[in-house]
The RNA shown here (transfer RNA) has 73 nucleotides and comes from Fibrobacter sp. UWP2. It matches the Rfam family "tRNA". From the family's description: Transfer RNA (tRNA) molecules are approximately 80 nucleotides in length. The RNAcentral record of the sequence draws on ENA, GtRNAdb, MGnify and Rfam. Its mean pLDDT, the model's own confidence on a scale to 100, is 80. The source organism's lineage runs through Bacteria, Fibrobacterota, Fibrobacteria, Fibrobacterales and Fibrobacter.
Parts: sequence; structure tokens; C1' cells
RNA sequence: GGUUCUGUAGCUCAGUUGGUAGAGCAGUGGACUGAAAAUCCGCGUGUCGUUGGUUCAAUUCCAAUCGGAACCA
Repeated sequence: GGUUCUGUAGCUCAGUUGGUAGAGCAGUGGACUGAAAAUCCGCGUGUCGUUGGUUCAAUUCCAAUCGGAACCA
């Protein structure tokens, strides 16, 4: 330098026939306990890496760009 994959909540990841974004863990409030642990009940305002384009409407489609990984040279 080229090709492919990848970027979504604090972490690990879902979310594809385009229709106003979710789970687990963590965190936090409460119940329970003499006090803890365990258990149970609640709690998410995330510029969906960035910028543009298509569309009535984009995490989703297209282009460019940035970060990471693998392979080729």
C1' cells in the first nucleotide's frame, strides 16, 4: 500500500424484509436480616465512531473518513 471483517448503555453483545433502540452483567433505590451475603421488587435523557447522500422516514441502504483486527504484498 491492497482486500475483508468490525465500531450500538460502564462492560459483553442483540437489534437485516428501512418505521420514533433492547438483553445479561455491573451500578443504584427499596424489601428481607441483629448486621451482612444470597434472594425478591424497581430504576436507562445511549448525539447507534464521524461527515455527507438517498428517502416522508436511516442503527439498517450508498459514499467518504477515523479507530481496531485478520490476510496479502